[in-house]
Context: one part of a larger RNA
RNA sequence: CGCAGGAAGAUUGAAGAGACCUGACACUAGUACGAGAGGACCGUGUUGGACGAACCGCUUGUGUAUCGGUUGUGCCGCCAGGUGCAGCGCCGAGUAGCAAUGUUCGGCCGGGAUAAGCGCUGAAAGCAUCUAAGCGCGAAGCCUACUCUGAGAUGAAUCUUCCGAUUAAGGGUCGUAGGAGACGACUACGUUGAUAGGCGACAGGUGGAAGUGUGGUGACAUGUUGAGCCGAGUCGUACUAAUAACCCGUAAG
Numbered sequence: 001c002g003c004a005g006g007a008a009g010a011u012u013g014a015a016g017a018g019a020c021c022u023g024a025c026a027c028u029a030g031u032a033c034g035a036g037a038g039g040a041c042c043g044u045g046u047u048g049g050a051c052g053a054a055c056c057g058c059u060u061g062u063g064u065a066u067c068g069g070u071u072g073u074g075c076c077g078c079c080a081g082g083u084g085c086a087g088c089g090c091c092g093a094g095u096a097g098c099a100a101u102g103u104u105c106g107g108c109c110g111g112g113a114u115a116a117g118c119g120c121u122g123a124a125a126g127c128a129u130c131u132a133a134g135c136g137c138g139a140a141g142c143c144u145a146c147u148c149u150g151a152g153a154u155g156a157a158u159c160u161u162c163c164g165a166u167u168a169a170g171g172g173u174c175g176u177a178g179g180a181g182a183c184g185a186c187u188a189c190g191u192u193g194a195u196a197g198g199c200g201a202c203a204g205g206u207g208g209a210a211g212u213g214u215g216g217u218g219a220c221a222u223g224u225u226g227a228g229c230c231g232a233g234u235c236g237u238a239c240u241a242a243u244a245a246c247c248c249g250u251a252a253g
Base pairs, nucleotide, nucleotide: 001152005163006162007161008160009159010158011157015149016148017147018146021049022048023047024046025045026044027043033038051106052105053104054103055102059100060099061098062097066093067092068091069090070089071086072085073084074083075082076081110144111143112142117137118136119135120134170248171247172246173245174190175189176188177187178186195241196240197239198237199236200235201234202233204230205229206228211224212223213222214221215220
């Protein structure tokens, strides 16, 4: 821009894309078969591998804005306590998120038309013949079926609702953000408000703060104390910021 008024929502499915894998074991059954040795078809079940998708309760990683330990050195006048730098200084853990090595799930089944092949009926050719007319069965393959996209499917589909001479319905700008994200876009919210921050509680992490008491010459230990501190998590709470406003959109097709 189009889809012959403008919108909001919900669908149909032309078409396209993806997926399509496979082992072992057990039963059937030591049956059929076979002198024996050996040893099935068909059918059923169990359990794997690789591959794929989703997810983070578990396991395992990461987690340079979390906590602790610790070395050297500078600074905060000194002690104590902190803080800067040294690859996050080094080391031990670790929430959310993100992941796989972790968890769950998937390939199935069914239908249609067939290939090789196997047939029925059957003449040419009084017989025979699956074929010439005609009709069946038959594959991990083909078309479906399964998952996803999908009406620019210009062949522009369908349904519901709303709006317009009382200038609308609706959308955008702007702002707070993230289940989104390079930017657009998308999604949530904008005071009739929990959108983010802050604050509170809780979960969770670290692991026992500082100060002070006690014991010890002291390093240190211990009580106060599962303490103190804490990013992303959950719930709550308008304290702060989402103010006010502007623009597009109408001319009845």
Predicted 3D model of a 253-nucleotide part of an RNA (large-subunit ribosomal RNA, domain VI) from a Saprospirales bacterium.
The organism belongs to Saprospirales, within Bacteria.
The full RNA is in RNAcentral, with records from ENA.
It matches the Rfam family "Bacterial large subunit ribosomal RNA". Its family is annotated with ribosome and structural constituent of ribosome in the Gene Ontology.